[in-house]
RNA sequence: AGAGAGGGACGGGUGGUCACAGGUAGAUUACCUGAGGAAAGUCCGGACUCCAUGGGAUGGGAUGCUGGGUAACACCCAGAGGGAGUGAUCCCUGGACAGGACCAUAGAGACUUCACACCGCCCGUAGAAGGGCAAGGGUGGAAAGGCGAGGUAAGAGCUCACCAGCAUCGGAGUAAUCCGAUGGCUCGGUAACCCCCAUCCGGAGCAAGGCCAAGCAGGGUUUGGGUGAUCCCGCCCUACAAACCCGGGUAGGCCGCUUGAGAGGAAUGGUGAACAUUCCUCCCAGAUAGAUGACCACCGAUCACAGAAUCCGGCUUAUAGUCCCUCUCUGCUU
Numbered sequence: 001a002g003a004g005a006g007g008g009a010c011g012g013g014u015g016g017u018c019a020c021a022g023g024u025a026g027a028u029u030a031c032c033u034g035a036g037g038a039a040a041g042u043c044c045g046g047a048c049u050c051c052a053u054g055g056g057a058u059g060g061g062a063u064g065c066u067g068g069g070u071a072a073c074a075c076c077c078a079g080a081g082g083g084a085g086u087g088a089u090c091c092c093u094g095g096a097c098a099g100g101a102c103c104a105u106a107g108a109g110a111c112u113u114c115a116c117a118c119c120g121c122c123c124g125u126a127g128a129a130g131g132g133c134a135a136g137g138g139u140g141g142a143a144a145g146g147c148g149a150g151g152u153a154a155g156a157g158c159u160c161a162c163c164a165g166c167a168u169c170g171g172a173g174u175a176a177u178c179c180g181a182u183g184g185c186u187c188g189g190u191a192a193c194c195c196c197c198a199u200c201c202g203g204a205g206c207a208a209g210g211c212c213a214a215g216c217a218g219g220g221u222u223u224g225g226g227u228g229a230u231c232c233c234g235c236c237c238u239a240c241a242a243a244c245c246c247g248g249g250u251a252g253g254c255c256g257c258u259u260g261a262g263a264g265g266a267a268u269g270g271u272g273a274a275c276a277u278u279c280c281u282c283c284c285a286g287a288u289a290g291a292u293g294a295c296c297a298c299c300g301a302u303c304a305c306a307g308a309a310u311c312c313g314g315c316u317u318a319u320a321g322u323c324c325c326u327c328u329c330u331g332c333u334u
Stems, first nucleotide, its partner, number of pairs: 001330010012299007020034006036305001040316002043314005048205004060201005065079005080093005094196002099194002101190003118137002120133004145163002148160003164186001166183007209255004218246007225237002262282008300303001
């Protein structure tokens, strides 16, 4: 210098004049604060609220290498194995020896201790019949360990070396797993098909839920009135009147509502990890038809994706442009 890998920060700036929302005060005013890295998708996990809930089993759902972290997770960190790349680095992950099922078309044959024989090879023979074989060809996503040598009539783990896999033993590691030795010679794939194993899981969601409470309708008490020939008491009056009271609760108002698994910094522990603990500093939107805007000036150079609605932790998706850090490979110069 070129080409890459991993990660982080910002997301037009400054000033002025008005406007809007919330808060505070000494209140017709003044001051302070006022969207995001994703506020989004609502895909996971929780907090919170109400409802349900005797115990157990079954069923259903989710997750899935190992260890650690966390309130929890489908998240994060560290590691293991396999794959891709020259490399930095990236991608994948329980069990196929518990059992069942399936493997289209093609092909002779598609999975168990007897797999199969289309073209072939060999023995045999005049030619057949008969017998031996699976190296080579062919089919297929996949053909019963791979490859080389010996061996043989031709062949074959039939024998041997190396490699892969399996079993046993020893060692390292918390573990996944790795290393070494020995052994007999070997036994496909799909678990996003059922299934097995381990762990976890009650339902609904802030329109949750709670408080106050007009008007109308309802209930009660008292007083007055009416009625049964008259008087008193009681009863009755299914829209008789007035006053007072009552519960539920609509409109409406208030709370929930933003101080929180909070933000920034330092030290310590931890693997220079995720994260945890302690100390210091800070307060950073809270509406309910829903506030973030308009104009001007200057500069960068014409403005990315996009806008809170109970709150957090993640994941995923969208994003013009600018800046920074670490690392890899190649070339050149010293």

This is a predicted structure of a 334-nucleotide RNA (Bacterial RNase P class A) from a Thermotogota bacterium. The source organism's lineage runs through Bacteria, Thermotogati and Thermotogota. The coordinates come from a structure-prediction model, not an experiment, and the mean pLDDT is 79. Rfam family: Bacterial RNase P class A. By type it is a ribozyme. About the family: Ribonuclease P (RNase P) is a ubiquitous endoribonuclease, found in archaea, bacteria and eukarya as well as chloroplasts and mitochondria. It was read from a public genome assembly, where an Rfam model found it.